[in-house]
RNA sequence: GAUUGAUAAAAGCAAAGUCAGAGAAAUCUGGUGACGCAAAGCCACGGGUCCUUAAUUUUUUAAACAUAAAAGGAUCGCCGGGUUACCUCA
Numbered sequence: 001g002a003u004u005g006a007u008a009a010a011a012g013c014a015a016a017g018u019c020a021g022a023g024a025a026a027u028c029u030g031g032u033g034a035c036g037c038a039a040a041g042c043c044a045c046g047g048g049u050c051c052u053u054a055a056u057u058u059u060u061u062a063a064a065c066a067u068a069a070a071a072g073g074a075u076c077g078c079c080g081g082g083u084u085a086c087c088u089c090a
Stems, first nucleotide, its partner, number of pairs: 001089001005087001012037002017032006035077001041083003045080003048075005057068001059066001
């Protein structure tokens, strides 16, 4: 400087299951565990998928219960986009 991931080396992450905890749930956090990952680092920005009435709003009601959403949440290990980076390569 570039973004090739063939090879090599060093390091990194950690699916399912399981234990403990958090949550309304999806799911998350920690231990264990390794299916895999060259961005399986970070950002929910676009699409997708999933969850829900806990919060907010709307409707109804004296209130509560309840219904629904264009509301809220989850997933970056679903895809795209943005951004940063080790080794390798030149």
c-di-GMP-I riboswitch aptamer from Desulfuromusa sp., 90 nucleotides, folded computationally. The coordinates come from a structure-prediction model, not an experiment, and the mean pLDDT is 77. Rfam family: c-di-GMP-I riboswitch aptamer. Its family is annotated with cyclic-di-GMP binding in the Gene Ontology. From the family's description: GEMM was predicted in a large-scale screen for bacterial structured RNA regulatory elements. The sequence was found by an Rfam model in a public genome assembly.